[in-house]
A computed fold for a 150-nucleotide RNA from a Bacillota bacterium, annotated as c-di-AMP riboswitch aptamer (ydaO/yuaA leader). It matches the Rfam family "c-di-AMP riboswitch aptamer (ydaO/yuaA leader)". Rfam describes the family as follows. This family represents a conserved RNA structure found upstream of the ydaO and yuaA genes in Bacillus subtilis and related genes in other bacteria.
C1' cells in the first nucleotide's frame, strides 16, 4: 500500500414496529399500525380438502408426485383437491442517497405466518403489536415545488 473478515459509531433501506417517562428492565404514556364489534346497507351459499386474518406477495401455464372419482384391480382419463420446482409468466409491491410529485430507464420482491368451525360493512365500545432482517465510497436521467447551505 492492497485485499478480506469482524467490531463500534454514524448514515441509510424493507416494515406499523418510533419517541418519551425511570440508570435499566418491568410498567406507563404519546404516536403509528392491526383485529373484533350496531343501525342502515349488503348478503343466499352447500359441506367441508370449510371459512377467515396480517402482508405487495395473487393468479395462470409447464413438469413431477400424492389423494379422490370413473372402477373390483392395473392401464388410461379427469377444468376434482393438494404438495413440490436454484421452471416460465403475472395482479401487485420496493430501491436507485435532502424531501415530495410526475415521466423515463435500470435492478429487485412477488414470501412467510396466524386463527381454529368462527368473524361482511360498522358509531359507541373492546382488544392486540411496536418485531425481524439488510446495506454503506459513491449513490440513474429530466421537469416542477420545497428544505438546507452559500
Nucleotide at each position: 500500500g492492497a485485499u478480506u473478515u469482524g467490531u463500534a459509531a454514524g448514515c441509510g433501506c424493507u416494515g406499523a414496529a418510533u419517541c418519551c417517562g425511570c440508570a435499566a428492565a418491568a410498567c406507563g404514556g404519546a404516536a403509528c399500525g392491526g383485529g373484533g364489534g350496531a343501525a342502515c346497507c349488503a348478503g343466499a351459499c352447500c359441506c367441508u380438502g370449510g371459512g377467515g386474518g396480517u402482508g405487495a406477495a395473487u393468479c395462470c401455464g409447464c413438469c413431477g408426485c400424492c389423494c379422490g372419482c370413473g372402477u373390483c384391480c392395473a392401464c388410461c382419463g379427469u377444468g376434482g383437491g393438494g404438495c413440490g420446482g436454484c421452471c416460465g409468466g403475472u395482479a401487485g409491491g420496493g430501491a436507485g442517497u435532502c424531501u415530495u410529485c410526475g415521466a423515463c430507464c435500470u435492478c429487485c420482491c412477488g414470501a412467510a405466518c396466524c386463527c381454529g368451525a368462527c368473524a361482511g360493512c360498522u358509531a359507541a365500545c373492546c382488544u392486540c403489536g411496536u418485531a425481524a432482517g439488510c446495506g454503506c465510497a459513491c449513490a440513474g436521467u429530466c421537469g416542477a415545488a420545497g428544505a438546507g447551505g452559500c
The model forms 96% of the base pairs in the Rfam consensus. Model confidence (mean pLDDT): 77 of 100.